Molecule: glycine-GGAnGA riboswitch aptamer
This record gives sequence, structure tokens and C1' cells, in this order.
RNA sequence: CCGGCAGAGGAUAACCCUAGAGACUUUCAUACAAGAAAGCGCCGAAGAAGCAAACGAGGGAGUAUAUCGGUUCCCUGGUGGAAACUGACAGGCAAAAGGAAGGUUGUCCGACGGAACUCUGGAGAGAGCGGGAGACCGCCGCCUACGUGGCUAUAACCAACUGGUAAAAGGACAGAGAG
Repeated sequence: CCGGCAGAGGAUAACCCUAGAGACUUUCAUACAAGAAAGCGCCGAAGAAGCAAACGAGGGAGUAUAUCGGUUCCCUGGUGGAAACUGACAGGCAAAAGGAAGGUUGUCCGACGGAACUCUGGAGAGAGCGGGAGACCGCCGCCUACGUGGCUAUAACCAACUGGUAAAAGGACAGAGAG
């Protein structure tokens, strides 16, 4: 600053939408059913698990001081512990089913929610090739999480204009703080 008792936000039910990855190999069973055991490879979006900032405690070093208290940094351990991050316990890898997040509606509870600011976590994909002294220009792939466009609306779906493709920066989203 914006929205909100003309219902914020949450829970729950139904419906819509929804990506990824072996119809893998061997053995057995079955013949209209899709199963069991073993082995190898792979995915990340049911569920479950792990952790950053934060808040105490102890220790060390520096700084200020006559000393303590103060303050800055580091280490150890505790409390607290988020996510679309991490791994892969569970689950999954033709279709079907399932499927986080998102959307609509109903029911219940009933007061906050968002943006902006500070701290913190935060994925993917060529340190590609050629020209040029350089600024920069051109070409071939690839990624999706700023922005933009499309699907009636919305979206983390689709596209790839912009952006990006070592690190840094940026970064949807998430947690905390302050007002």
C1' cells in the first nucleotide's frame, strides 16, 4: 500500500487439471488376467523422513574499559525445526488407476491474508563453436523457478519471446523477523 465478517485464513468432501521414469531380463503361475519370486536400470508430484535462518548455554580470539557488564567473529552442544530443496524408506516407470501444487463448489471453524523490507533455504540446463583488438556480432544444442504469451479463469501444465546454461548474481516458492 491492497484485499477482508457482503467472510481472511484453515480443515474437509466432490469435481476439473496435472509431469517424470524399462509393456526391462529370468523363473513360476494364469488364459481374459495383468499375478508371485529374483536381478539390473531409472523417476520424483501420494505418504513418511532430513536441514537453513532463529532462540538459549558453554568455550576461545579480537575490540572498548581500571574491572565487570557491552560488542564482533569462530567452535561445541541444546531447543526449534519450512519448502516444489535433499535423498529415495514407501510408491511409481504402456494404457487404466494413482498423482503434489493449482482451480471451482458444498460443509464446518471464524480474523486475518497478500505485496513491499531484513535474514535464511532454494532446482534445471555447454566455463559450447566461429568472427572481432575490444565493445560486440553470428551459429548449433539444452533448461524453466524473474518477466511475457497460450489453454475461457488459474497453475509449478503448454510454449520458449525475454531470461538462463562453472562460480557469483538472479531465482518461483518456503521458513523466520519487524511494522